Predicted 3D model of an 89-nucleotide RNA (c-di-GMP-I riboswitch aptamer) from a Syntrophomonadaceae bacterium.
It was read from a public genome assembly, where an Rfam model found it.
Its mean pLDDT, the model's own confidence on a scale to 100, is 91.
The model forms 100% of the base pairs in the Rfam consensus.
The organism belongs to Syntrophomonadaceae, within Bacteria.
RNA sequence: GAACGACAAUGGCAAACCUGUUGAAAAGCAGGGGCGCAAAGCUAAAGGGCCUAAAGCUCGAAUAGAGCAACGGCAGCCUGGCCACCGAA
Repeated sequence: GAACGACAAUGGCAAACCUGUUGAAAAGCAGGGGCGCAAAGCUAAAGGGCCUAAAGCUCGAAUAGAGCAACGGCAGCCUGGCCACCGAA
């Protein structure tokens, strides 16, 4: 230095759910909470996947409703990229 990851040390993050808030929604943010996580740190303009369906388009008599639709999201779905703490085997 690389790989690896222990009933080690020091610390970290925070699922569901609840409250507030932003948003059309998915979801985000803040507080509580703690299922889990050795990258559960960053990257969604690297690829795949998943969620939503606003604008727009189509159908419709329709300001009802339905379908399509990402330029909206998820890094705690997978692969890749970048960076990083500790040190038993």